[in-house]
């Protein structure tokens, strides 16, 4: 230095819910809030789920990265 791993320390993010706004909708943004998280950083590549439009079992567009997996990047360093 790298990989695995996750004690300690410094920090980080922020579920449900509430308020405001945007969206046909799933849902998103800001503020409060704190369930949790070692990548709960990033990426819609694969699967899955959800929404809309057609449609009759097929397709298209969109959403979810805190549903799972993969890619890229990152703090610390005990056993």
């Nucleotide at each position: 230095a790298u990989u695995c791993c996750g004690a300690a320390a410094a920090g980080c993010c922020a579920a449900a819910c509430c308020c405001u706004c945007c969206g046909u909708g799933a849902g998103g943004a800001g503020g409060g809030g704190g369930c949790g998280g070692a990548a709960a950083g990033u990426u819609a590549c694969g699967g899955a789920u959800c929404u809309u439009c057609a449609g009759c079992u097929u397709g298209a567009a969109g959403a979810u990265g805190g549903c799972c997996g993969g890619g890229c990047u990152g703090c610390c360093g005990a056993a």
The RNA shown here (c-di-GMP-I riboswitch aptamer) has 79 nucleotides and comes from an uncultured Geobacteraceae bacterium. The coordinates come from a structure-prediction model, not an experiment, and the mean pLDDT is 86.